[in-house]
C1' cells in the first nucleotide's frame, strides 16, 4: 500500500419553480371554506412482526391436570427469550515441563451450558459383538483327540481387523496366556475436610480401584414463568334500522303486588362464556342455535410530552443509574413528506505527462397507538482491531 473479516460512527448537499399535509397569525364571507404570510413534516433500519412491556377491553382473570416457553452465575432493566460482567466446556495459536501417559502459562475464537448414577427409546454403514460388565472374526494360551496338516470344547479383551465410539492410559509385576488381577504415576468420577469468591466455581488435601459410552434442539424428570385478545383495542357523538320472517329447542320453580289478565324480583332449563379439559364461577325469558334478510359504514377522542432527546457532571469494570441544565422533535386515515430543472459533493471507468475533460453510479428502504430489544437489507465514506498478500529499507 492492497484485499478480506469484525465492531463503531455517518449514510448526500444547495438553489429556483409547481404542489401535498399540519399548525399559528391576519383578512374575507355563504361559520367551514377561501386568500395571504410564518413554522413543523420519515429511518438507521420507519422493514420482518420474532420477543418483552405500557395502554385498553373481556357475562372472573380462582383450583387441578394438560399445553407452551425459558434453563451456568451475578447484575442491568418497567419487562424480556434482550444486554453487561464473569465462570465452566470446546477449538486454534504461541511459549513451556515430562522418557511416556499427560500437563502448565498466555492470547484469540466459540458455546441453548439444569439432570444421562430415576426410567424408557435410539445409535445408519461396517463389524463376531453397539450397551450387557456383554462380546471370541483373526490372533494368543494350556487341555483332549489325531501319525500329521488339523479338529473339538474351553480360557483370554494384551495384539490385529471394523467403526465416530469396542469401556480408562503409560510403565512394571503377575500369569498357561491374559486382564485394575496387583502396584507406581497420569487422567477422570464419587464422597469428605480446609481455604478463596455474593455466586457460577476455583485452589489445596484425604479416602474409595470406583473407571459407570453417547444422545434430553428424543420421550422424560426438576426448577421458574405464562388468563386471553390487540388501536380493526376501546370511549363518545351523529345518522339509519327489523323486538319483523322461516326451521329447531327452551320457558320447571319460589317470593311479593294485583279480583284477574299480568307485573316485579330471585333462582334456573335449553344453551352460551371462561379459544385444551375437569371443577368452580358467570350469563340466561323480548331466551338459545341455525337460515335468510334490513340499516349504518360519518365525525371527535384514544393520538403523540415520552421508561423522551441533547449536553454536562457524579457513581459503576460494564450494561446502566442519580443529579443539573436545555430542547419540543411528523401526526396522516387509504393514508401528506412529491415532481421538474440547475449547481455541487463522493465513488468507479476511460483519455491525458499533468491541469483537466468525457461517461456512469449515488444504496437499502419508507411512519400508521407508543416504547425497549432481536433479526434481516444496505451504494459509499471514516475510525479501530485482526488475518492474508505485495513492494521498499
Nucleotide at each position: 500500500c492492497c484485499u478480506g473479516c469484525a465492531c463503531a460512527u455517518c449514510g448526500c448537499u444547495c438553489c429556483a419553480c409547481c404542489g401535498c399535509u399540519u399548525u399559528c397569525c391576519c383578512g374575507g364571507c355563504u361559520u367551514g371554506c377561501c386568500g395571504g404570510g410564518g413554522g413543523g413534516g420519515a429511518g438507521g433500519a420507519a422493514a420482518g412482526u420474532c420477543c418483552g412491556g405500557a395502554c385498553a377491553g373481556c357475562a372472573u382473570a380462582g383450583g387441578g391436570u394438560g399445553c407452551c416457553g425459558u434453563g451456568c452465575u451475578u447484575c442491568c432493566u418497567a419487562a424480556c427469550g434482550g444486554g453487561a460482567a464473569g465462570g465452566g466446556g470446546c477449538g486454534c495459536c504461541a511459549c513451556u515441563g515430562g522418557g511416556a501417559a499427560c500437563g502448565g502459562u498466555g492470547g484469540c475464537g466459540u458455546u441453548a451450558c439444569g439432570g444421562a448414577a430415576a426410567g424408557u427409546g435410539c445409535c445408519g454403514c461396517a463389524g463376531a459383538a453397539a450397551g450387557g460388565g456383554a462380546g471370541a472374526c483373526c490372533g494368543c494360551c494350556a487341555c483332549g483327540c489325531g501319525c500329521g496338516a488339523g479338529c473339538g470344547g474351553g480360557g483370554u479383551a494384551a495384539g490385529g481387523a471394523u467403526g465416530a465410539a469396542a469401556a480408562g492410559g503409560u510403565g512394571g509385576g503377575g500369569u498357561a496366556a491374559g486382564a485394575g488381577c496387583c502396584c507406581a504415576c497420569c487422567a477422570g468420577u464419587g464422597c469428605g475436610c480446609c481455604g478463596u469468591g455474593c455466586g457460577a466455581a476455583c485452589g489445596g488435601u484425604g479416602c474409595a480401584g470406583c473407571u459407570u459410552g453417547g444422545u434430553a434442539a428424543a420421550c422424560c424428570c426438576c426448577a421458574c414463568g405464562g388468563g386471553c385478545u390487540g388501536a380493526a383495542a376501546g370511549a363518545c357523538c351523529a345518522u339509519g334500522u327489523a323486538u319483523a320472517c322461516c326451521g329447531g329447542g327452551g320457558c320447571a320453580c319460589c317470593a311479593c303486588c294485583g279480583c284477574a289478565a299480568g307485573g316485579u324480583g330471585g333462582a334456573u332449563a335449553a344453551g352460551g362464556g371462561u379459544g385444551a379439559u375437569c371443577c368452580g364461577c358467570c350469563c340466561g325469558a323480548u331466551c338459545c342455535c341455525g337460515g335468510a334478510g334490513g340499516g349504518u359504514g360519518g365525525g371527535u377522542c384514544g393520538a403523540u410530552c415520552g421508561a423522551g432527546g441533547u449536553c454536562g457532571u457524579a457513581c459503576g469494570u460494564g450494561a446502566g443509574u442519580g443529579c443539573g441544565a436545555u430542547c419540543c422533535c411528523a401526526g396522516a386515515u387509504a393514508g401528506a413528506u412529491g415532481g421538474u430543472g440547475g449547481a455541487g459533493g463522493u465513488c468507479c471507468c476511460g483519455u491525458g505527462c499533468g491541469a483537466a475533460c468525457g461517461g456512469g453510479a449515488u444504496a437499502c428502504a419508507g411512519g400508521a397507538u407508543c416504547c425497549g430489544g432481536c433479526u434481516u437489507a444496505c451504494a459509499g465514506a471514516u475510525g479501530u482491531g485482526c488475518a492474508g498478500g505485495a513492494g521498499c529499507u